[in-house]
Context: one part of a larger RNA
Formats: sequence, structure tokens, C1' cells
RNA sequence: CUAGGCCUAAAGCGCCUGUAGCCGGCCCCGCAAGUCCCUCCCUAAAGGCCCGGGCUCAACCCGGGACCUGGGAGGGAUACUGCGGGCUAGGGGGCGGGAGAGGCGGGGGGUACUCCCGGAGUAGGGGCGAAAUCCGUAGAUCCCGGGAGGACCACCAGUGGCGAAGGCGCCCCGCUAGAACGCGCCCGACGGUGAGAGGCGAAAGCCGGGGCAGCAAAAGGGAUUAGAUACCCCUGUAGUCCCGGCUGUAAACGAUGCCGGCUAGGUGUCGCGUGGGCCUAGGGCCCACGCGGUGCCGCAGGGAAGCCGUUAAGCCGGCCGCCUGGGGAGUACGGCCGCAAGGCUGAAACUU
Repeated sequence: CUAGGCCUAAAGCGCCUGUAGCCGGCCCCGCAAGUCCCUCCCUAAAGGCCCGGGCUCAACCCGGGACCUGGGAGGGAUACUGCGGGCUAGGGGGCGGGAGAGGCGGGGGGUACUCCCGGAGUAGGGGCGAAAUCCGUAGAUCCCGGGAGGACCACCAGUGGCGAAGGCGCCCCGCUAGAACGCGCCCGACGGUGAGAGGCGAAAGCCGGGGCAGCAAAAGGGAUUAGAUACCCCUGUAGUCCCGGCUGUAAACGAUGCCGGCUAGGUGUCGCGUGGGCCUAGGGCCCACGCGGUGCCGCAGGGAAGCCGUUAAGCCGGCCGCCUGGGGAGUACGGCCGCAAGGCUGAAACUU
């Protein structure tokens, strides 16, 4: 390569936008570029293949023929692709009332905690399996009052919601994005995927500046222990927080790429709509149905099994990424990126 694969065996890029490329809904006319058929010409000879022949056979040689591949010309076909026109079921826009920890900015609040001041009060407090280091008669812990500061946001809270992912949770305001539902008013295939590329991207880390209550790598001490560079305890610095810039990783997980179609149901729950019942008439409560999301169970089917099962890992189509025994190794070298840490790309010898 062919082929088989990628939830857990090796394998889905962390996520999105999007360039090239690949792929593309329904109807109609025409064209005939792709496509298909016929004829002719070219595609050197030799060789190979088939038939026949010549050296006694063969090797070898001679004659004839056919296949193959591509190109050109002419004639023909029009299902599909393409080019042209139209359509509205895909997609987009508009309008409407709702849902939401979606994002950014600003303002406000709350509990706890630590520290400071004042009052009251006396011998302990703290910590553990037990202790000790530690704090305390220079008055601690505990209680009351006042003040300051930083971080955080209990209950509500829910296999609840929102977001592409990372992620998002006190309240209010402003700005802003997306989705669902309903209408079917407008555009009329404008779509899908996406090599490169661009953007976003937890925590930790880095640079400059600020901040520092609590917590806490490192570090110091106390214990434990044979030892204890740990687990436990007392301290404690970076950091954790904010602003600006960088890094670009992760068990970035559903370990499951994105989009579309098809294939039994049952039962929760969230949002919107429709119909009905109740009503204290309220963004009220209850029931059924439709659409969309999110869970559980489960038929067919799939699977090595665990399990998946209309949110597929079932049955199909389109496009991308990735895998090819273990170790060596996500290493070396080179390149690109980064301030650095390092990241991306990514071998081989050797070994088994």
C1' cells in the first nucleotide's frame, strides 16, 4: 500500500471559526464538458501472449494475429455529474412572548475568619491515637462592644440550568452573545466537512505592577518510626486574589470527531407552545399532547465482554483527524514557537 480499525485492547486533534479541497435538496428546458457506445488513425521495431512455419528437437529464428494503455478525428446516447432556469422541505433572516451560575463592566450586601482598640474576667489555651513543639500572669483561651482588612458567597441546590470547549453559583444595574418554542412574513441551496491557518483554552508556572485575611508547595520545628527527606501536629514563604503581558498543557473524559437520514417502547426532569380541569386569579397548581434539552430502564440490532441501545457503541451517507506489538521514547537530532520552564513536530541503534 491493500485492508481492518479508533468507549475500556494501539488509535477522535482540548474546543470553535474558517481557506483550499472533497461532498451536495426538489422540478424543468437546452447544451453535451465529464460519462457511455460505434468507426477510423496513431500509440516504432524487438521482447511477452496466441496460431503457423524453418534448423533432426530445443534454445534460437521467420510469418501472421490478438490483448493492453493513452491520445486524436468523426458519428451517436443523455440516466447521473457539470453548465442554465425555477422551487421551498435544508440553511439563513424577521417578528413574538418566555427560560438560563452564558460573557464583560460597574455598584451594593452578607456570614465566617484574622488583626487592632476598649470593657469584663483568671489560669490555662491549643493540638492529637496519645503527645510535644507552640500561645498565655508583660493577662491568653472564653464573653461583650467598636474598628480595619482580604478572600469567599452556606441554605436555596436538583443525574436542575447555561456555554463550543475550558468553564459559569450572594443581590442590583448597564452592555453583550447564543439556544429553545411559536408564526411561516422575507431570502432561495446561500449548505456539510475542513488539510494548512486563525481564535479561545482549567490548574500550575513565568514577566511587570498592586494586594495579602484565610489556606498553603518549599522551608523550620514537634511527634511517629529500625529509619521517616512522609502520613499526624505547631509555624510558615512563594502562590492562591487584582491589573497588564506570556505560557498552551491535562484522566482538556462521554477516555465516544462533526453534520444529515433511518430504526419499538416505558418512566423522570427542565424550557417553550397548544388544549382541558382547578383557582386564593398569581411568571399560580394539576393533566394530556407537540417541539427542544437532560437522565434512567429497555425491544430489535450491535459488541470479546463490560455494556450501547432515537442523546447508539444499531442501519446508511459526506468530510476530517488518528492507529499498525512491548521497551528504547513522547527520548535524541533538526526545525518552528517560548523570557524561561518548556511546548509542537518526532526517529534510530539496540532489546524483547
Model confidence (mean pLDDT): 90 of 100. This is a predicted structure of a 352-nucleotide part of an RNA (small-subunit ribosomal RNA, central domain) from an uncultured archaeon. The RNAcentral record of the full RNA draws on ENA, Greengenes and SILVA. Its Rfam family is "Archaeal small subunit ribosomal RNA".